[in-house]
RNA sequence: AGGACUCUCUGGAGAACACAUUCAGUUGUGUGCCGAAGGUGCAAGGCAUUUGCCGAAUCUCUCAGGCAAACGGACGGAGAUACACGC
Numbered sequence: 001a002g003g004a005c006u007c008u009c010u011g012g013a014g015a016a017c018a019c020a021u022u023c024a025g026u027u028g029u030g031u032g033c034c035g036a037a038g039g040u041g042c043a044a045g046g047c048a049u050u051u052g053c054c055g056a057a058u059c060u061c062u063c064a065g066g067c068a069a070a071c072g073g074a075c076g077g078a079g080a081u082a083c084a085c086g087c
Stems, first nucleotide, its partner, number of pairs: 002083001006080006016031005032067003038063001039061001041059001045054003
């Protein structure tokens, strides 16, 4: 000098109505909607060689999740550490 896929702090979007019910946005049903936990699919390319396997994303699907706030939250910032290498 480098430095996490680990830890701490921090910023962090989208999308809802109706009916019933409840002390309560409490719970249920219906219809609709969102894309940023997780998961599905694949382009280039690679392997195989006869249509197979591997293969990225904030793309795609909407299974899961979500549609007041809180929690969560991809991704970003700061710090710490593990760790590896060099002198």
The prediction has a mean pLDDT of 78. Predicted 3D model of an 87-nucleotide RNA (Glycine riboswitch aptamer). The sequence was found by an Rfam model in a public genome assembly.